[in-house]
Context: one part of a larger RNA
């Protein structure tokens, strides 16, 4: 000199775009952040017509019932999503990243292309009715009842098995294409008749699992290390390769080209600095990995070993009738601690996206914005032209002067920001706009509301008075103060940057 997710200390007019708990992955009060579909299903309320009964009587109207239908509303079963989005980096030196191959060893739910196909039937169950247990949390037995829920049989290849054949082609186990026979397995309906679903198969497209090759931080005051180890055989798991696991054999494998141990770390596009070479760092943004109160584990599922799902254990926090429950903010606000230190218990789903739905339309603290915060970057103002009696005060002196100073008054303007009035978007090409009566334009007022801070001995741009007297003090180095201090304090003047100026801290 740069830079910074900085912070103090003085000061602070606007505006525009970006950042904003770097410490305690330390406890959390409260409220939202994942639904959704009644065009899957049977129920159950509300409203309303019709039609039938009965009652009151003001005899043509009120009321109670009971079918049917119509509209809405929903606990409950069903589907779809909760594995996406959003947070954190604790752990992780590791196929965790990057990057390049590779899988003749694999899955992929919605979506798309394409081919067939959807028959005949059955048992349950929750809701709902009773009854019972419990303080609650919840659960118990009994009886009913639907479905796109569940089960059975049909029918089926270009699926899938086993056992042949022919061909072909690979870097090897092999693999592709044709064929033949035998066995196995499906299915769901709704609807306003547009369609939207269902089953199987082949294919794509998007996701993703696995190997592998190179690269990835210190320390040898860490030198030996490993028994599922290391291969191989069989079996058994997994979509799938494999000591993944297991039962026998073998005694192997890594290791001064650093093994094993130890500390330290998310990793990378990028950032920062430097002429480069390289050094640091990995905030926002975007990719990829890991975590969800601590371990532990499986179950659903196309897809978790699952942040706002379940079980155990084990802390802590709360209810409790002492018998047993209840919870998880490293989502967005927000609370207390910790700290030099970081924000609003805000508006909207208008917009772009995502989830259910045919669909209206419902959720969306993802996201769009607003609000705080000179935390950074940039832009703009704080007036401009004239104006010597060189005023008046200050401040100095050799008492003549010299200096603040064209500075100020004072004359003429001007309207950037600002105040008031009016108008008023784009963002949504038909409705819809939180933002917002904002941005932006137009009129009007009037210089009127807008300048600090650090420094002045050299380095290093800028000097005099007074005070003080090795005292108080300053200092980044050299030092500078002990009676005239350009170095300390204070004025007066100066320099230098400026809504921002210095210190500190940390990198180059």
């Nucleotide at each position: 000199g740069g830079a910074c997710g900085a912070a103090c200390g003085c000061u602070g007019g606007c505006g525009g775009c970006a950042c904003g708990c770097u410490u305690a992955a330390c406890a959390c009060a409260u409220g939202c952040a994942a639904g959704u579909c009644g065009a899957a299903c049977g129920g159950a309320g509300u409203u309303a017509a019709a039609c039938g009964a009965g009652a009151g009587c003001u005899u043509g109207c009120u009321c109670u019932u009971g079918u049917u239908u119509a509209a809405c509303u929903u606990a409950g079963u069903g589907g779809c999503g909760g594995a996406c989005g959003g947070g954190u980096g604790a752990g992780u030196a590791a196929c965790a990243c990057g990057u390049g191959a590779g899988c003749a060893a694999c899955c992929u739910g919605c979506c798309u292309u394409u081919a067939a196909g959807a028959g005949a039937g059955g048992a349950a169950u929750a809701a709902c009715a009773g009854u019972c247990u419990g303080a609650a949390a919840a659960g118990a037995c009994u009886g009913c009842u639907a479905a796109u829920a569940c089960c059975u049989c049909a029918u089926a290849a270009c699926a899938u098995a086993a056992c042949g054949a022919a061909g072909c082609c690979g870097c090897a186990u092999g693999a592709c294409u044709u064929u033949g026979u035998u066995a196995u397995c499906a299915a769901a309906g709704a609807u306003u008749u547009a369609u939207c679903g269902c089953u199987u198969a082949a294919a794509g497209a998007u996701g993703g699992g696995c190997u592998c090759g190179c690269g990835u931080c210190u320390g040898a005051u860490u030198a030996g290390c490993u028994u599922g180890u290391u291969g191989g055989u069989g079996a058994g798991g997994u979509a799938a390769c494999g000591g993944c696991c297991c039962a026998c054999c073998a005694a192997g494998g890594c290791g001064a080209c650093g093994a094993u141990c130890a500390g330290u770390a998310g990793c990378c596009g990028u950032a920062c600095u430097g002429a480069g070479a390289g050094g640091u760092a990995g905030a926002u943004c975007g990719g990829c990995c890991a975590c969800a109160u601590u371990g532990g584990g499986a179950c659903u599922g196309a897809g978790a070993c699952a942040c706002g799902g379940c079980c155990c254990a084990g802390a802590c926090u709360c209810c409790u009738a002492c018998g047993g429950g209840a919870g998880g903010c490293a989502g967005c606000a927000g609370u207390g601690g910790g700290g030099a230190a970081u924000a609003u218990u805000g508006c909207a789903c208008a917009a772009u996206g995502g989830a259910g739905g045919a669909a209206a339309c419902u959720c969306u603290g993802a996201u769009g914005c607003a609000g705080c915060g000179a935390u950074g970057c940039c832009g703009c103002g704080u007036g401009a032209g004239g104006g010597a009696a060189g005023a008046a005060g200050g401040u100095u002196u050799u008492c003549g002067g010299a200096u603040u100073g064209u500075a100020a008054a004072c004359c003429u303007c001007u309207g950037u920001c600002u105040u008031c009035a009016g108008g008023g978007a784009c963002g949504a090409u038909a409705a819809u706009g939180a933002c917002g009566g904002u941005a932006c334009c137009u009129g009007a007022g009037g210089a009127g509301g807008a300048a600090g801070c650090u420094c002045c001995g050299g380095c290093u741009a800028a000097c005099u008075a007074c005070g003080u007297g090795c005292c108080a003090g300053c200092a980044g180095c050299c030092g500078c103060g002990g009676u005239a201090a350009u170095a300390c304090g204070u004025a007066g003047g100066g320099a230098g940057c400026a809504a921002g100026c210095g210190u500190u801290g940390u990198c180059c």

This is a predicted structure of a 508-nucleotide part of an RNA (small-subunit ribosomal RNA, 5' domain) from an uncultured bacterium. The prediction has a mean pLDDT of 85. It matches the Rfam family "Bacterial small subunit ribosomal RNA".